[in-house]
RNA sequence: GGAGGAUAAAUCAACGCUUACCAGGUAAGUGUGGGGGAGGAAAGUCCGGGCUCCACAGGGCAGGACGCUGGGUAACGCCCAGCGGGGGCGACCCCGGGAAAGUGCCACAGAAAACAGACCGCCCGGCACUUACUUUUCAAUGGGAAUAUUUCUCCUGGAUAAAAGUAAGUGCCGGGUAAGGGUGAAACGGUGGGGUAAGAGCCCACCAGUUGCCGCGGCGACGCGGCAAGCUUGGCAAACCCCGUCCGGAGCAAGGCCAAAUAGGAAGGCGCUUGAGGCCGGCCCGGCCGAAGCCUUCGGGUAGGCUGCUUGAGGCCGGGAGCAAUCCCGGUCCCAGAUGAAUGAUGGCCGGUUUUCCCCGCAUCGCCCCUUCUAAGUGCGGGGAGAAUUCACAGAACCCGGCUUACCGUCCAACUCCCGUU
RNA sequence: GGCGAGGUAGCUCAGGAGGUCAGAGCAUGCGGCUCAUAUCCGCAGUGUCGGGGGUUCAAGUCCCUCCCUCGCUA
Numbered sequence: 001g002g003a004g005g006a007u008a009a010a011u012c013a014a015c016g017c018u019u020a021c022c023a024g025g026u027a028a029g030u031g032u033g034g035g036g037g038a039g040g041a042a043a044g045u046c047c048g049g050g051c052u053c054c055a056c057a058g059g060g061c062a063g064g065a066c067g068c069u070g071g072g073u074a075a076c077g078c079c080c081a082g083c084g085g086g087g088g089c090g091a092c093c094c095c096g097g098g099a100a101a102g103u104g105c106c107a108c109a110g111a112a113a114a115c116a117g118a119c120c121g122c123c124c125g126g127c128a129c130u131u132a133c134u135u136u137u138c139a140a141u142g143g144g145a146a147u148a149u150u151u152c153u154c155c156u157g158g159a160u161a162a163a164a165g166u167a168a169g170u171g172c173c174g175g176g177u178a179a180g181g182g183u184g185a186a187a188c189g190g191u192g193g194g195g196u197a198a199g200a201g202c203c204c205a206c207c208a209g210u211u212g213c214c215g216c217g218g219c220g221a222c223g224c225g226g227c228a229a230g231c232u233u234g235g236c237a238a239a240c241c242c243c244g245u246c247c248g249g250a251g252c253a254a255g256g257c258c259a260a261a262u263a264g265g266a267a268g269g270c271g272c273u274u275g276a277g278g279c280c281g282g283c284c285c286g287g288c289c290g291a292a293g294c295c296u297u298c299g300g301g302u303a304g305g306c307u308g309c310u311u312g313a314g315g316c317c318g319g320g321a322g323c324a325a326u327c328c329c330g331g332u333c334c335c336a337g338a339u340g341a342a343u344g345a346u347g348g349c350c351g352g353u354u355u356u357c358c359c360c361g362c363a364u365c366g367c368c369c370c371u372u373c374u375a376a377g378u379g380c381g382g383g384g385a386g387a388a389u390u391c392a393c394a395g396a397a398c399c400c401g402g403c404u405u406a407c408c409g410u411c412c413a414a415c416u417c418c419c420g421u422u
Numbered sequence: 423g424g425c426g427a428g429g430u431a432g433c434u435c436a437g438g439a440g441g442u443c444a445g446a447g448c449a450u451g452c453g454g455c456u457c458a459u460a461u462c463c464g465c466a467g468u469g470u471c472g473g474g475g476g477u478u479c480a481a482g483u484c485c486c487u488c489c490c491u492c493g494c495u496a
Stems, first nucleotide, its partner, number of pairs: 001415001004412004011348003015344001017037003021034003039393001043404002046402005051251004058285004063247005068082005083096005097242002102240002104236003119181002121177017142156004189207006208232002210229008255307004265298006277289003314333008351391001352389013423495007432448004441479001450466005472488005
């Protein structure tokens, strides 16, 4: 440090509370003695079941819950073992159908947020303009020849202008592309090479994934290996939904019995077999009960007792099966039943916890003296004495199996990491 | 005991099917109007969305758990 289990102070004395299992007594009652008397969570009421009533709980829709595989169980959303993914150095922990059925959402930013598309950029073609160069044409100033001079003629030269072409740049139009940009939680496989006008799984090699097929191992989830297809498919289902499995409803204030109370008061609505209403809770079907009454609201009365009630998927011990959860067999035990609601409180002793003092062991920064050692102080551990504190979370309510939450501490058996020593 | 509903500003309540969404009214404070107060007008502040955890890129909203309040039921 991760994970698991156990315990939840003990005991004595006197005083109380509750129950009614045993004994005495008793008509019933009562409560004399003995016995029993909160929890790991009794809690939250979040799941599942038993039990009771509604019909032995029927069909469909709606609704709800769950969701890897195998097992356990009365059942579960629980538990055990495994599989896959993720996190941690590790012991270990967390998650688990379907997003290549359909619908929906994905803010801001960004070109684009999901049948892809195209803002910048890159490339190709066309048009226009600018610059540079080349060629052709026009041909000025100048130079030369001939002549005494000029015009003219010839040669040289080439400013300028026009046309054509080439190259570069800018703008517009048409087309190709998704390599690059930069946003975002998320950008339509990654790296390298070929290829191309530029590019791209367009093609190729390797890697990652998906789908299909085959072989082997495993009950299975799945794992390992091979082949093929460039197939590259975003996230959200704790959004609607799809697939599979399960679920009838209400709850012990359920339900049953006795007693008490008034008897059927007022208003409104529906109905008298063409059937109101009830079981029935969201709806429909179907079934059953069912009558001249039924329902709602207001008003009036009673609000006591018994039962359900604690023997149960029960505890303990031993043996067996299984990795385990758990199951089977044998023996043994009875272990709370309160109802304004018991299970408490006083004192002693002994445990904890806090604090003070003393003793022992180990370690010891800094300062001073420096020749060395010790003491004191501080921290940790152990032992002894005194004082304080009555001491974690918390209190059964028909009963179980789980989950979750709360909890001062102590103990047990393993495990991981780091440091030191060998 | 059992079963349901709710928790957002000082108070009363919105917030639809997750996103630039944390709002409205009253109240409070400041300023204006008035000689002054009230009314009226303008402006402003105020929130762990009951606590914690999870799903999601993102939670007041969806899921789980805990706390608190209210109601119904013999």
This is a predicted complex of two RNAs, RNase P RNA and transfer RNA, with 496 nucleotides together. Its mean pLDDT, the model's own confidence on a scale to 100, is 75. Rfam match: Bacterial RNase P class A. Its family is annotated with ribonuclease P activity, tRNA processing and dimeric ribonuclease P complex in the Gene Ontology. A reference for the family is Brown (1999), "The Ribonuclease P Database", Nucleic Acids Res. Rfam's curators write: Ribonuclease P (RNase P) is a ubiquitous endoribonuclease, found in archaea, bacteria and eukarya as well as chloroplasts and mitochondria.